[in-house]
Bacterial large signal recognition particle RNA from a Pseudomonadota bacterium, 270 nucleotides, folded computationally. Its mean pLDDT, the model's own confidence on a scale to 100, is 75. It matches the Rfam family "Bacterial large signal recognition particle RNA". Rfam links the family to the GO terms SRP-dependent cotranslational protein targeting to membrane, signal sequence recognition and signal recognition particle, plasma membrane targeting. The gene name in the source record is ffs.
């Protein structure tokens, strides 16, 4: 130095959680891979004791994959500062602003006005009364119809009554007409009535709204919007405090992974 066979060791790892601590089984993150099998264990769990899973088995196997430095370094926790963002509670509506209301103003804006504004003025209408009219209701005359067993007519069969006869008499029922009363029509007649109507007359109000003449000549409005002044509302801005994310900076702790570089077992033969 070569070659056999064999221990060691290696068959991922790290964070958070959880645990007295440490590992594992769940769960959630990074990493990145031939990253072995079976049993025990998501839970007041399973097994250990700081040399920190155990039991069992299989593969590799002194080559560095090991084991220890030091240099980067994916990630992840921890308190913290600063900004953002949301969230709860508490305050305050002249301590301020928004938002909503109300008035005021007449700056824009718009609507209206020489096709004539606001105002004055006459005159009317609406509104109120009497009065007269009409219209509606409803009574009444009035016409037409129906209508009396007897106590209304007229005619009055039959029958009945006087009479010797001739003839006369009352008079039912029918039939005609009527009254009381009742149905219907109702142009004319008349009588009462109404928050019906402006028709007629005259009175009244001039506050208001509208029409119309006259004068006069440039405004009038106040829909929105801006300004004022009150106010109302804890919904928003504000203010304290308390939690939640998120980023951003640095400090702190844990660190896979990658480079380097040191170390690096026995036995047997040659």
């Nucleotide at each position: 130095u070569c070659g056999u066979g064999c221990u060691a060791g290696c068959c991922g790892g790290g964070g958070a959680a959880g645990u007295a601590g440490c590992g594992g089984u769940c769960u959630c993150c990074c990493u990145g891979u031939c990253a072995c099998c079976u049993g025990c264990a998501a839970a007041u769990c399973c097994g250990c004791u700081a040399u920190a899973g155990c039991a069992g088995g299989g593969g590799u196997g002194a080559u560095g994959u090991c084991c220890a430095g030091g240099c980067u370094g994916a990630g992840g926790g921890g308190a913290g500062g600063c900004c953002a963002u949301u969230u709860c509670a508490g305050g305050g509506c002249c301590u301020u602003g928004c938002c909503c209301c109300a008035c005021g103003c007449a700056c824009g804006u718009g609507g209206u006005g020489u096709u004539g504004a606001u105002g004055a003025u006459c005159g009317g209408g609406c509104c109120c009364u009497g009065c007269g009219c009409a219209a509606c209701g409803g009574g009444a005359a009035u016409c037409c119809g129906c209508g009396a067993a007897c106590c209304u007519g007229g005619u009055c069969a039959g029958g009945u009554c006087c009479g010797g006869a001739a003839g006369g008499a009352a008079g039912c029922a029918g039939c005609c007409a009527u009254a009381a009363g009742u149905g219907g029509a109702c142009c004319c007649u008349u009588c009462c009535g109404u928050g019906u109507g402006c028709c007629g007359c005259a009175g009244g109000u001039c506050c208001u709204c509208c029409c119309g003449g006259u004068c006069g000549g440039a405004g009038c409005u106040g829909g929105c919007g801006a300004c004022g002044u009150g106010g109302u509302u804890a919904g928003c801005g504000c203010c304290u405090g308390g939690g939640g994310u998120g980023g951003u900076c640095g400090c702190u702790u844990c660190g896979a992974g990658g480079c380097u570089g040191g170390g690096c077992g026995c036995a047997c033969g040659a």